[in-house]
Molecule: SAM riboswitch aptamer (S box leader)
């Protein structure tokens, strides 16, 4: 970062610092001066990867990740359905390969 696999309805924040923005994109709709984003420290969830073990499992000290809201909700010349919705593609994150 083209790619390919697997996952995404569980779960988990406080403090310094600084000062207006953020939830990818767009459309909604939230969140925020009772302090957004970013850095810093400490905590903390998970169990992809490694490790370890008593190995379909389990622990959690090592590499990621993640710590409002289903990925916040929709999104599509799709398919099923009377309608509600359900599934399915896309697109996004992540992890693990990978040229």
């Nucleotide at each position: 970062c083209a790619c390919u696999u697997a996952u995404c309805a569980a779960g988990a924040g406080a403090a310094g610092u600084u000062g207006a923005g953020g939830g990818a994109c767009u459309g909604g709709c939230c969140c925020u001066a009772u302090g957004a984003a970013g850095c810093u420290u400490c905590a903390g969830c998970a169990a992809c990867c490694a490790a370890c073990g008593a190995a379909u499992c389990g622990u959690a000290a090592g590499g990621u990740g993640c710590u409002a809201a289903a990925u916040c909700c929709a999104g599509c010349a799709g398919g099923c359905g009377a309608u509600a919705g359900c599934c399915g593609a896309u697109a996004g994150a992540u992890a693990a390969g990978g040229a």